[in-house]
RNA sequence: GCCUUUUUAGCUCAGUUGGUAGAGCAACGGAUUUGUAAUCCGUAGGUCAUCGGUUCAAGUCCGAUAAAAGGCU
Numbered sequence: 001g002c003c004u005u006u007u008u009a010g011c012u013c014a015g016u017u018g019g020u021a022g023a024g025c026a027a028c029g030g031a032u033u034u035g036u037a038a039u040c041c042g043u044a045g046g047u048c049a050u051c052g053g054u055u056c057a058a059g060u061c062c063g064a065u066a067a068a069a070g071g072c073u
Stems, first nucleotide, its partner, number of pairs: 001072007010025004019056001027043005049065005
């Protein structure tokens, strides 16, 4: 220098042929308990890496940039 893959909640990850984003753990509140843990119920938490484009509509498609991993020279 070139090629490929990945980037989504605090963490680990889903997300179907483009139709308006979820799970587990963690956090917070409540129930239960003499109390803690465990268990059960509920709540909150997201600029989908960034910018632009296509589209009625983009996490998803296209381009550029950044970061990480791998490969070739």
Background
The RNA shown here (transfer RNA) has 73 nucleotides and comes from Prasinococcus sp. CCMP1194. The coordinates come from a structure-prediction model, not an experiment, and the mean pLDDT is 81. RNAcentral holds the sequence, with entries from ENA. Its Rfam family is "tRNA". By type it is a transfer RNA.